[in-house]
């Protein structure tokens, strides 16, 4: 000094869906605790294909593809457990500086 699907600190962006209803305390608009309906982008669940390992074929020996079975196996896909449906927070994920680790010389 150039790289990175690496982690962090900062700043910046960031969707979605009832400011449903009902009861109880408040009276500060806010807390519990029920009921319906509905989102997906904290976290979490689930899995394809590739690898891998076992079977098994065939008149007879072998066992490569293809078959069964079992490990492993992502996401913004899936579930809706959490969580959440004004606004603020919160936000996956993007982007920028900076630091660390990595890679390369």
């Nucleotide at each position: 000094a150039c790289g990175g699907u690496a982690u962090g600190c900062a700043g910046g962006g960031a969707a979605g869906a009832g400011a449903u209803c009902c009861c109880g305390c408040a009276a500060g608009g806010g807390c519990g605790g029920g009921a319906c309906g509905c989102c997906g982008a904290a976290g979490g669940u689930g899995c394809a294909a590739a690898u891998c390992u076992g079977g098994a074929a065939c008149a007879g020996g072998c066992g490569a593809a293809a078959c069964c079975a079992g490990a492993c196996g992502a996401a913004u896909c899936u579930c809706u457990c959490a969580g959440g449906c004004a606004a603020a927070a919160g936000g996956a994920c993007c982007c920028u500086u900076c630091a660390u680790c990595c890679g390369c010389a």
Predicted 3D model of a 105-nucleotide RNA (Glycine riboswitch aptamer) from a Chloroflexota bacterium. The model forms 89% of the base pairs in the Rfam consensus. Rfam family: Glycine riboswitch aptamer. Gene Ontology term of the family: glycine biosynthetic process. Model confidence (mean pLDDT): 78 of 100.